RNAcentral holds the sequence, with entries from MGnify. Bacterial RNase P class A from a marine eukaryotic metagenome, 354 nucleotides, folded computationally. Model confidence (mean pLDDT): 78 of 100.
């Protein structure tokens, strides 16, 4: 100066005020209850946002099989699971310690690569060589080239050497590419070592393949009490988690339409895949076991207001291991509950590494 992971994110006191739970009084109508006193004891996060994924629950009897449609996407692990996490491999960033990674297929098939260029699945614009002619040189025809040069993001693998009529993997040697083989490793993939010589890129383009996927949600749902007004339509037909098919299989006088009344109340509402601390296993992420704990439960929506002291930032002055004064003190507020994962934080501490 940087990498990476933790953790804290105002403290204490008094007044005075909200709210769950308990207990014990008072209340009251014959009883319950509401209400009310006093005591005890609880009351907003690390992200509570974001609704981005995955569940628990709860309704809709289902089951299987296929087409749609949706999600992932290297391997191997965890985990209720997941697009998470862990540790590893391949590729890239960085002087590092670390970071990123939309990381299966292009010999199934389609399509795109603009403009430039002669040509982007396919070459001869320039150039070089040899021939038509004894030599030299210009032109023009034929033949051969793909090493030089232009163009381009990319032009029959690179570089260097011999060879050639000039050239070219033509041949050799170093390399990269594919392809065999032999070893390691569960495996992604490494490593040697042969080999012929060798036409790109996008699939974060359609697409192909492998793995996964019921639907609506806590405004789910259940009771309670209260009020009200019904019409239609179809038929042994109808309905039945689903967008569509078959194929079982449930079930009823049930099902669809369109109008109307009730918007009170109580319950789901908080003991959990939970948290803390220790053994053990494991590189870890975790998992087993043992202890110990119970940490909001509202419903126009509680969980706070007001002072003092100190605390941290910052600045200014001075007699500077400090005093004094002025000013700040992030993001931001539960609504069934969890596990991530995005995104926003003034300021502090603590670790281990370049």
């Nucleotide at each position: 100066a940087g990498u990476a992971g933790a953790c804290c994110g105002g403290g204490u006191g008094a007044c005075c005020g909200c709210u769950c739970u308990g207990a014990u009084u008072u209340g009251g109508u014959a009883u319950u209850a509401a209400g009310a006193a006093u005591c005890a004891g609880g009351g907003a996060g690390g992200a509570a946002a974001g609704u981005c994924c995955g569940a628990g629950c709860u309704c809709c009897a289902c089951c299987a099989g296929g087409c749609a449609g949706g999600g992932u996407g290297c391997u191997g692990g965890g985990u209720a699971a997941c697009g998470c996490c862990c540790a590893g491999g391949g590729g890239g960033g960085g002087u590092g310690a670390u970071c990123c990674u939309a990381c299966g297929g292009a010999a199934a098939g389609u399509g795109c690569c603009a403009c430039a260029g002669a040509a982007a699945c396919a070459u001869a614009c320039c150039g070089c060589u040899c021939u038509u002619u004894a030599a030299c040189u210009u032109u023009a025809a034929g033949a051969g080239u793909a090493a030089g040069g232009g163009u381009g993001a990319a032009a029959u693998g690179g570089u260097g050497a011999g060879g050639u009529a000039a050239g070219a993997g033509c041949u050799c040697a170093c390399c990269a590419g594919c392809g065999g083989c032999u070893a390691g490793g569960u495996g992604a993939c490494u490593a040697g070592u042969c080999g012929g010589c060798u036409g790109g890129g996008c699939a974060a383009a359609c697409c192909c393949c492998g793995c996964c996927c019921g639907g609506a949600g806590c405004a789910a749902g259940a009771c309670c009490a209260a009020a009200u007004a019904g019409g239609g339509g179809c038929a042994a037909a109808g309905g039945g988690a689903c967008g569509c098919c078959u194929g079982g299989c449930c079930u009823u006088a049930a099902c669809c339409c369109c109008g109307g009344g009730u918007u009170g109340g109580u319950c789901g509402c908080u003991u959990g895949a939970c948290c803390u601390c220790g053994a053990u296993g494991g590189u870890a992420a975790c998992a087993u076991c043992g202890a110990g704990g119970c940490u909001a439960g509202a419903u126009g929506g509680a969980u706070g207001g007001u002072u003092a002291c100190c605390g941290c930032c910052c600045u200014g002055a001075c007699u500077u291991u400090g005093u004094c004064a002025a000013g700040g003190c992030a993001c931001a507020g539960a609504a069934c509950u969890c596990g991530g994962c995005u995104u926003a934080u003034a300021g502090g501490u603590c670790u281990a590494c370049u």